[in-house]
């Protein structure tokens, strides 16, 4: 150097152009002697960056960046 795939709360992932959620987990209260467990409610997201199409972009189009595999050079 080519080609693919991935990047969304702390951490694992979903999300057909039209309100960004699920499970852990964090915290607060409740239950307990007391922990856990259970229950109930809160907090946490510039959706890698930039532009761009469009009433509207996580989602569609273009560049870049990061990590992965596959190819290829070169040693």
């Nucleotide at each position: 150097g080519g080609g693919c795939g991935u990047g969304u709360g702390g951490c694992g992932c979903a999300g057909u152009g039209g309100u960004a959620g699920c499970g852990c987990g964090u915290g607060u209260c409740g239950c307990u002697u007391a922990c856990a467990a259970c229950g109930a409610c809160a907090a946490g997201g510039u959706c890698a960056c930039a532009g761009g199409u469009u009433c509207g972009a996580g989602c569609c189009c273009u560049g870049u960046c990061a990590c992965g595999c596959c190819c290829a050079c070169c040693a």
Predicted 3D model of a 75-nucleotide RNA (transfer RNA) from an Actinomycetes bacterium. Rfam family: tRNA. The organism belongs to Actinomycetes, within Bacteria. Model confidence (mean pLDDT): 83 of 100. The RNAcentral record of the sequence draws on ENA.